The RNA shown here (small-subunit ribosomal RNA) has 1401 nucleotides and comes from an uncultured bacterium.
[in-house]
RNA sequence: UGGCGGCAUGCUUAACACAUGCAAGUCGAACGGUAACGCGGGGGCAACCCUGGCGACGAGUGGCGGACGGGUGAGUAAUACGUAGGAAUCUGCCCAUUUGUGGGGGAUAACCCGGCGAAAGCCGGGCUAAUACCGCAUACGCUCUACGGAGGAAAGCGGGGGAUCGCAAGACCUCGCGCUAAUGGAUGAGCCUACGUCGGAUUAGCUAGUUGGUAGGGUAACGGCCUACCAAGGCGACGAUCCGUAGCUGGUCUGAGAGGACGAUCAGCCACACUGGGACUGAGACACGGCCCAGACUCCUACGGGAGGCAGCAGUGGGGAAUAUUGGACAAUGGGGGAAACCCUGAUCCAGCAAUGCCGCGUGUGUGAAGAAGGCCUGCGGGUUGUAAAGCACUUUCAGUGGGGAAGAAAAAAUCGGAUUUAACACAUCCGAGCUUGACGUUACCCAUAGAAGAAGCACCGGCUAACUCCGUGCCAGCAGCCGCGGUAAUACGGAGGGUGCAAGCGUUAAUCGGAAUUACUGGGCGUAAAGCGCACGUAGGUGGCUAAGUCAGUCGAUUGUGAAAGCCCUGGGCUUAACCUGGGAAUUGCAGUCGAUACUACUUAGCUAGAGUAUGGGAGAGGGCAGUGGAAUUCCCGGUGUAGCGGUGAAAUGCGUAGAUAUCGGGAGGAACAUCAGUGGCGAAGGCGGCUGCCUGGCCCAAUACUGACACUCAGGUGCGACAGCGUGGGGAGCAAACAGGAUUAGAUACCCUGGUAGUCCUAGCCCUAAACGAUGCUCAUUAGGUGUGGAAGGUAUCGACCCCUCCCGCGCCGAAGCUAACGCAUUAAAUGAGCCGCCUGGGGAGUACGGCCGCAAGGUUGAAACUCAAAGGAAUUGGCGGGGGUCCGCACAAGCGGUGGAGCAUGUGGUUUAAUUCGAUGAUACGCGAGGAACCUUACCCGGGCUUGAAAGUUAGUGAAUGUGACAGAGACGUCACAGUUCUUCGGAACACGAAACUAGGUGCUGCAUGGCUGUCGUCAGCUCGUGCCGUGAGGUGUUGGGUUAAGUCCCGCAACGAGCGCAACCCCUAUGUUUAGUUGCCAGCAUUUAAGGUGGGACUCUAAACAGACUGCCUAUGCAAAUAGAGAGGAAGGAGGGGACGACGUCAAGUCAUCAUGGCCCUUACGUCCGGGGCUACACACGUGCUACAAUGGGCAGUACAGAGGGCCGCUACCUGGCAACAGGAUGCCAAUCUCUUAAAGCUGUUCACAGUUCGGAUCGGGGUCUGCAACUCGACCCCGUGAAGUUGGAUUCGCUAGUAAUCGCGUAUCAGCAAUGACGCGGUGAAUACGUUCCCGGGCUUUGUACACACCGCCCGUCAAGCCAUGGAAGCUGGAAGUGCACUGAAGUGCGUAACC
Repeated sequence: UGGCGGCAUGCUUAACACAUGCAAGUCGAACGGUAACGCGGGGGCAACCCUGGCGACGAGUGGCGGACGGGUGAGUAAUACGUAGGAAUCUGCCCAUUUGUGGGGGAUAACCCGGCGAAAGCCGGGCUAAUACCGCAUACGCUCUACGGAGGAAAGCGGGGGAUCGCAAGACCUCGCGCUAAUGGAUGAGCCUACGUCGGAUUAGCUAGUUGGUAGGGUAACGGCCUACCAAGGCGACGAUCCGUAGCUGGUCUGAGAGGACGAUCAGCCACACUGGGACUGAGACACGGCCCAGACUCCUACGGGAGGCAGCAGUGGGGAAUAUUGGACAAUGGGGGAAACCCUGAUCCAGCAAUGCCGCGUGUGUGAAGAAGGCCUGCGGGUUGUAAAGCACUUUCAGUGGGGAAGAAAAAAUCGGAUUUAACACAUCCGAGCUUGACGUUACCCAUAGAAGAAGCACCGGCUAACUCCGUGCCAGCAGCCGCGGUAAUACGGAGGGUGCAAGCGUUAAUCGGAAUUACUGGGCGUAAAGCGCACGUAGGUGGCUAAGUCAGUCGAUUGUGAAAGCCCUGGGCUUAACCUGGGAAUUGCAGUCGAUACUACUUAGCUAGAGUAUGGGAGAGGGCAGUGGAAUUCCCGGUGUAGCGGUGAAAUGCGUAGAUAUCGGGAGGAACAUCAGUGGCGAAGGCGGCUGCCUGGCCCAAUACUGACACUCAGGUGCGACAGCGUGGGGAGCAAACAGGAUUAGAUACCCUGGUAGUCCUAGCCCUAAACGAUGCUCAUUAGGUGUGGAAGGUAUCGACCCCUCCCGCGCCGAAGCUAACGCAUUAAAUGAGCCGCCUGGGGAGUACGGCCGCAAGGUUGAAACUCAAAGGAAUUGGCGGGGGUCCGCACAAGCGGUGGAGCAUGUGGUUUAAUUCGAUGAUACGCGAGGAACCUUACCCGGGCUUGAAAGUUAGUGAAUGUGACAGAGACGUCACAGUUCUUCGGAACACGAAACUAGGUGCUGCAUGGCUGUCGUCAGCUCGUGCCGUGAGGUGUUGGGUUAAGUCCCGCAACGAGCGCAACCCCUAUGUUUAGUUGCCAGCAUUUAAGGUGGGACUCUAAACAGACUGCCUAUGCAAAUAGAGAGGAAGGAGGGGACGACGUCAAGUCAUCAUGGCCCUUACGUCCGGGGCUACACACGUGCUACAAUGGGCAGUACAGAGGGCCGCUACCUGGCAACAGGAUGCCAAUCUCUUAAAGCUGUUCACAGUUCGGAUCGGGGUCUGCAACUCGACCCCGUGAAGUUGGAUUCGCUAGUAAUCGCGUAUCAGCAAUGACGCGGUGAAUACGUUCCCGGGCUUUGUACACACCGCCCGUCAAGCCAUGGAAGCUGGAAGUGCACUGAAGUGCGUAACC
């Protein structure tokens, strides 16, 4: 969310408690009878009463059945189930066969009377029947037996009747049903055996009726089932016992299978019936709707006592996520009773409820483009929803209404006819006729009828995974199975449109299997990812050489039995189909029996020698144990010599020393360890073993023979060994040295360094039992290329002999083929290929922790979890980054130098603060004299105030008017009002400009540089960054680009699985340094000529100018080198190894900077975040920082004189010259649109003079006064000039910057911007003009290479622990208390069973 039908299924939880109704009765043909009903009869007027005579029948006696059917799964791990077998048993009703059914007796319910009790019920007295009960008789067969024998039954009822008998009833006969005894069968049940059946070993020992025997008892039956006695057994690592969990199976789900999980419905078995115990009855029970006792609970009660058991069907409460009607009928199937009719039957058959599942059907069909409207999207054209709808033409399943209408039914009984039976025309049986029976049910099905009419939803659309856009939201709200979405353009959130999937359902949640080879039997692993026990010996176990014979257990074949039915599968059939139902088959892989085969395994027997071992002869060795012994060194003690230090460190100090140290010589003591030899050398199982000698002793190797005859390999438990440290005992103690002390270092320094120093280290006989106990590689055996070294033997060759050399065996190493490996790597000493056995692993953390057990003196060891938590942890390799890793190279990087900064005053920028505003941006290097190369107004974006709203500017359309200028008034102005002047061009179409009105439109220095373009900074002018093809690698990637040299350079050379190429480097471009040629105006002038004396004029050398060219290339020489190249005070040359400078900036990095140059997506404002105006602000000022200027003076300041540039600028301009002014400047006037005129005197310099070390004749800030200029306007807030004033400052702490030559330093000049100027800035120009570089250890940055890496946002990384605060979960705690289980000890003892005794009958 929901239309219909068919077929199924429906308390998984509380085996929790239950109201109410029903679920097991029946038989009068067993019996005595008659409470109720009917009939008949009788009495009575009637009402009514009487009457077992009949139909029947309450209660009772008796029989059969209540042991079936139905429910549930608590218990149960074996008293169960499954499969296959077995012997010592019982079995009502049923079947077959055989036998009998004779004759007696005494009671007792019901009933009547009496009594007790609230009730349930009970007691006493009296009468009575039976198919109830008890004897007697008989007993082939039955049971027992001492084989002589003994014991033990029964019941009648009904139908019919010819003969005979009887007063009658009846006897009698017969038929049927029943009864008794026995045998056999069938069915059902009991018992026994083998095998199989969950988890835990942190459960390893369990067991006294326990195991067996004998005897007895008991049972239906075997049996310690029970009792007595005897023996001491029985079970267990192939898992006993204990604990937990659980009904078992056929089967169900899943899977390719092997498996795994489950055990609803249906079927078989078991167990249970409120809980526990017990027996009785019976064929059968220890009994769901029986009994007794105990307990809990519920109910009734008169308080004295009683009653009950839904895990039957419905139903109720409760629990729970969750599961139905207090229905109909015995019509069918089946069951009980009965002779039967019939009765009973919540078994069953049906109906009801639930989309709970499976299956089927429908919700319409065809046509229909104006591709309607509406919705959504849009690039605005359209697209899509979509033939979808509407419209038109049809159909009517299902549902509705009305009508018709199967099958499920076969009978039984009465009656009639026939047959069989019989003495019988009864009875009974069979056949035929006949007649009756339907809960479902308004059945299925069929017909008619009206009308598209009543009938579609749910989930999803980022990938996995089929399906995409818009809007909203803005790490919010939310989504999420995993990965992950969401921080302003979300296909992932929410909505919408569209789409996809399924469909009367769809989605979610929970669960099982699969994928998962992720427990690996099929089918995995253990060098480094988890994983080889520290090592050996060895028990059980597993595995095992060759030959022959036997056996046939395993193995293989055939066959028989069984493997229930249902289910699955195949194939038929029935419902319209399907689901469903049904017939047949196959299958059931198993178990058991029988008969065969004999290769292999096994077993038995007999052999063999190739495995293994023993013997003989040699050999090497730090193999082990014990005893002895040696020298060097340290320390200490004694003595001598000798004097002031020694010692120690990065540097020191503590310490020792004038009481004589250190040093040195002699003597002595004592302990420990064994230099050289010494070696990827040797030995040992591992740990480990090192002076020498002796004794004892283990193992190994080689050679040749002999012997034993599979004696072997591995090894759970077990046993032994097992470094260091540690523990207890007794010794010993030289050196060293945890702890400890002192001194240093340090922010601290419980450390590293130093001075001391105790346990310990050593010995002894014991413990401990762990290590990165490592080859991180278990042991044994076999097979599979080599090369080389070394240790120990043997053989060969040769030799006088020894080496060398060759062959072979056993060890220890290196390199390497095939192969293996994820890679690294391993590779005859395998991690290759096979075989055998053992150990171990199964994501990380928690944790090798806790608890328990075992071991230990202790320390601790061994075995060894879980809760909880994470989505990873991990291995190997790759590329990069990084390293207080290595190598190598470079740079004003350091060093060597020169001058500064940081201190002062001022200028300027920034931070901060302040403010109405101090607009905004830039922020380590790579912001801070930056955007700004000119903020008084303007600029201007900010603030205050005043205005405008199609707008200040632009476009289109239409209209009017030229535009424009001037004046007046109000106002701070914008602007408003008024007046006047004016009448453009034209190809006559119109154009430009202005105006008001209107519509489209504008405008925004508002936000986002983390949406962008463009431009720029930086690494860095560092030498790098890549590609194609090939090759290598599973791959990421590598190679090329690495290596050896060389260079400024990935520049070049050589080599090379690489060969080439591209972007970078260099070169090509510009300026500059030399020369040549050409050209001489406005430039130049040596010589010549001229001249007003000025290069002014002629002239054309030079300078210069500006165009073309030359020149430099390691080209030449010497040396080195393979070459590239390098070196040289080489030659030549103006210049020499890139001559100097500039422009030029690879792939990329920093989400670097800029939305305020410009452009631009999105968002935002629209009488304002737009626009205009006046004023103010950007110029503030306790302070902090950056960049500069000027100084602190004598290499200087002042004054006077005097010399030499370059590059630029100039008409709204630069201005010569003259005059005035102290000056800034002003007034005149001239040249120049410039190699012509002008700015323009360059300054430092040089010459002379003064000042004499001082806050000065240094320094110039600040302030006062007076002026000049620009400009509407210098108050906030301009520059300049003059006079006066004369601050700080005497060279600057830590620190830090620039510079390698025409450079630094120093000196002035110019330009842009610009009315003017805060310029000391920026960009240029020239003048004067140094010092130093030993060198690459260190600091910084960078290139290449190598190495480590737990980093990859890449060291400004990653990451560990405490603490603080909050939150979550848990623990501890003096004690107190409830429940359950186990064990030990002791007690009580219900019902009941057995026995004994007494009483009673």